[in-house]
RNA sequence: UUCUUAUCAAGAGAGGUGGAGGGAAUGGCCCUUUGAAGCCUCGGCAGCAGGCCGCUUUGCGGUACUGUGCCAAUUCCUUCAGGCAGCAAGCCUGACAGAUAAGAU
Repeated sequence: UUCUUAUCAAGAGAGGUGGAGGGAAUGGCCCUUUGAAGCCUCGGCAGCAGGCCGCUUUGCGGUACUGUGCCAAUUCCUUCAGGCAGCAAGCCUGACAGAUAAGAU
């Protein structure tokens, strides 16, 4: 880099540094000098994989030690297809894309 599988409506922020962007992309909408991104420290959430413990052991439950991940808004909404409703607003489902984990390459 690519492929496969699983999940994505819940959850969890302070300080320092920095100094203008950020929310993947499109169109929106929003966050931000009352301080964006990035980096550092500490804290927290979650429970994917490994470890450990228990059980009614192809598995389930617990724990939070290890490796990741995450801590505005449903993956913020949307895009492509279909459906419901229809003046319209709107609503639902699936796909695509994306994110994360594990395995493979």
The RNA shown here (SAM riboswitch aptamer (S box leader)) has 105 nucleotides and comes from Alteribacter lacisalsi. The RNAcentral record of the sequence draws on Rfam. Rfam family: SAM riboswitch aptamer (S box leader). Rfam's curators write: The SAM riboswitch is found upstream of a number of genes which code for proteins involved in methionine or cysteine biosynthesis in Gram-positive bacteria. The coordinates come from a structure-prediction model, not an experiment, and the mean pLDDT is 86. The organism belongs to Alteribacter, within Bacteria.